Predicted 3D model of a 101-nucleotide RNA (SAM riboswitch aptamer (S box leader)) from a marine sediment metagenome. Model confidence (mean pLDDT): 84 of 100. Its Rfam family is "SAM riboswitch aptamer (S box leader)". About the family: The SAM riboswitch is found upstream of a number of genes which code for proteins involved in methionine or cysteine biosynthesis in Gram-positive bacteria. RNAcentral holds the sequence, with entries from MGnify.
RNA sequence: CUUAUAAAGAAAGGUGGAGGGACAGGCCCAAAGAAACCUUGGCAACCAGCGAAAUCAGCAAAGGUGCCAAUUCCGAACCGUCUGAGGAUGGUAAAGAUAAG
Numbered sequence: 001c002u003u004a005u006a007a008a009g010a011a012a013g014g015u016g017g018a019g020g021g022a023c024a025g026g027c028c029c030a031a032a033g034a035a036a037c038c039u040u041g042g043c044a045a046c047c048a049g050c051g052a053a054a055u056c057a058g059c060a061a062a063g064g065u066g067c068c069a070a071u072u073c074c075g076a077a078c079c080g081u082c083u084g085a086g087g088a089u090g091g092u093a094a095a096g097a098u099a100a101g
Stems, first nucleotide, its partner, number of pairs: 001101005011040005019029003025074002041068003046064002049059002072095001077092006
């Protein structure tokens, strides 16, 4: 850089000791213990595997990744709709994440 995906799912223990949720803002989480690291467990099924198997669907979960508060927590730009306004709401992006190339 390209493509795909996202309203589902899955946490205990140890070390540690104040932050964390990428990013305005919001709203949350956190001394009943944040980040980080370790152990064990789990979720999912992208790759790899199975199959007549190129695609779709399917099976499985030993391997390569990923993940295990909140929709990617909401939102941030643009376009609608409603509203006297504040604001509410729908859609599409952007950005970030993960996988494969």